A computed fold for a 175-nucleotide RNA, annotated as Lysine riboswitch aptamer. Rfam family: Lysine riboswitch aptamer. Rfam's curators write: Riboswitches are metabolite binding domains within certain messenger RNAs that serve as precision sensors for their corresponding targets. The coordinates come from a structure-prediction model, not an experiment, and the mean pLDDT is 78.
C1' cells in the first nucleotide's frame, strides 16, 4: 500500500421503525342485567367434527349498560434489520374434561423474504369505508457501482440490494 474478513466500534436515509403511558373516536346503545310479552322442543354455547357432563334457546317491547382485541392523537423511551412479513416448534383462551384439524394471540428458532415511507390494484385479516399485512405496479427519496456531463466539485441516464452504504480500528495473503 492493499485483495480480503457471515471481525470490533461508531454513524446515516425520513411522511423512518418499534414500545409504554395518557387520551379520544369506534367497537356499541352490541355483550351482559332486570321486567314482561311470544314462539319452538329442534337447536345454541369460536368454525368444522368425536364422547361424557353443564346450561333450554330464539325473537320483541321497556329501563339500565360495559369491556377486550383492533385504531388516530400527544408526550416520553429504545433504536437505524429499527423493524415487519413467512416457515416450523412451544404455550393460553373461547361453558366444563378428553382429542383431530382450522382461526385469533403470546414466546422461541430461522441471514426463508423485505433498502425506506409513500400512492393505486388485487389478495388476507378486521364488526369497520378505520387500521394492519402480503404480492405486484407507479412515482418518490437514502446508498453503492458504471456510463455521460461538470470542474467552484454538479446533473443525467441505467443497474443492485440493507449479507448494502460511509468513518475508524484490528487480524491479514501477497507485493
Nucleotide at each position: 500500500u492493499u485483495a480480503u474478513g457471515u471481525g470490533g466500534u461508531a454513524g446515516a436515509g425520513g411522511c423512518g421503525c418499534g414500545g409504554u403511558c395518557u387520551u379520544c373516536a369506534a367497537a356499541a346503545g352490541u355483550a351482559c342485567c332486570g321486567c314482561a310479552c311470544a314462539g319452538c322442543a329442534a337447536u345454541g354455547g369460536g368454525c368444522a367434527g368425536a364422547c361424557a357432563c353443564c346450561c333450554g334457546c330464539u325473537g320483541u317491547g321497556c329501563a339500565g349498560g360495559a369491556a377486550a382485541g383492533g385504531g388516530g392523537a400527544a408526550a416520553c423511551c429504545g433504536c437505524c434489520g429499527a423493524a415487519g412479513g413467512g416457515a416450523a416448534g412451544c404455550a393460553g383462551a373461547u361453558g366444563u374434561g378428553u382429542c383431530u384439524g382450522c382461526a385469533u394471540u403470546g414466546c422461541u428458532u430461522u441471514g426463508c423474504c423485505u433498502g425506506g415511507g409513500u400512492c393505486g390494484u388485487c389478495g388476507g385479516a378486521g364488526a369497520a369505508u378505520a387500521u394492519c399485512c402480503g404480492c405486484c405496479g407507479g412515482a418518490c427519496u437514502g446508498u453503492c457501482a458504471c456510463g455521460a456531463u461538470a470542474u467552484g466539485u454538479u446533473u443525467c441516464g441505467u443497474g443492485a440490494a440493507g449479507c448494502g452504504c460511509u468513518a475508524u480500528c484490528c487480524g491479514g495473503a501477497a507485493a